[in-house]
RNA sequence: GCAUUGGUGGUUCAGUGGUAGAAUUCUUGCCUGUCACGCAGGAGACCUGGGUUCCAUUCUUGGCUAAUGCA
Numbered sequence: 001g002c003a004u005u006g007g008u009g010g011u012u013c014a015g016u017g018g019u020a021g022a023a024u025u026c027u028u029g030c031c032u033g034u035c036a037c038g039c040a041g042g043a044g045a046c047c048u049g050g051g052u053u054c055c056a057u058u059c060u061u062g063g064c065u066a067a068u069g070c071a
Stems, first nucleotide, its partner, number of pairs: 001070007010024004018054001025043006047063005
């Protein structure tokens, strides 16, 4: 320099155009003599600027960033 892949709660990952889910985390309550375990709630996110569309995390494109391959 070129190409490919990725970017989603604090962390690890899902998500086929119709406003996002799980585990973990934090927190409230219950349970217990206490802690832990367990149970029931709650909090917390789509890297960024455009375009297409009635509707974009999703399609497309510029940028940023990470990884990989080639040179």